RNA sequence: CGCUUAUCAAGAAAGGCAGAGGGAAAUGGCCCGAUGAAGCCUUGACAACCUGUUUCGUGUGAACAACACGGAGUAAGGUGCCAAAUCCACCCCGCAUGGCGGGAUAGAUAAGUC
Numbered sequence: 001c002g003c004u005u006a007u008c009a010a011g012a013a014a015g016g017c018a019g020a021g022g023g024a025a026a027u028g029g030c031c032c033g034a035u036g037a038a039g040c041c042u043u044g045a046c047a048a049c050c051u052g053u054u055u056c057g058u059g060u061g062a063a064c065a066a067c068a069c070g071g072a073g074u075a076a077g078g079u080g081c082c083a084a085a086u087c088c089a090c091c092c093c094g095c096a097u098g099g100c101g102g103g104a105u106a107g108a109u110a111a112g113u114c
Base pairs, nucleotide, nucleotide: 002113003112004111005110006109007108008107013043014042015041016040017039021032022031023030027089028088029087044082046080049078050077051076052074053073054072055071056070057069058068059067060066086106091103092102093101094100095099
């Protein structure tokens, strides 16, 4: 890189360096940005996807052991993340109207896999 599965309307910023872009990609919008963008560093948050750990329930069990499954908690470890729905549309479908809803594609993240 590819493939599979799950999730994506919740949540969470300060400082330093830097110096003009950024919001994945084309297009169209709409935004953020010299009251400082991207990027890097530090610190701090947010968050239960995996591991660990605590606890509860169910099942197997002689059992308060052990194991399995499920729920809840916990940021200790592995990741992730900290404007706006994945910012929105752009493709398809429906309603029947210029909008609403659903889906697809693409993308992101996690776990697994050759």
Notes: Predicted 3D model of a 114-nucleotide RNA (SAM riboswitch aptamer (S box leader)) from Flavihumibacter stibioxidans. Rfam family: SAM riboswitch aptamer (S box leader). Rfam's curators write: The SAM riboswitch is found upstream of a number of genes which code for proteins involved in methionine or cysteine biosynthesis in Gram-positive bacteria.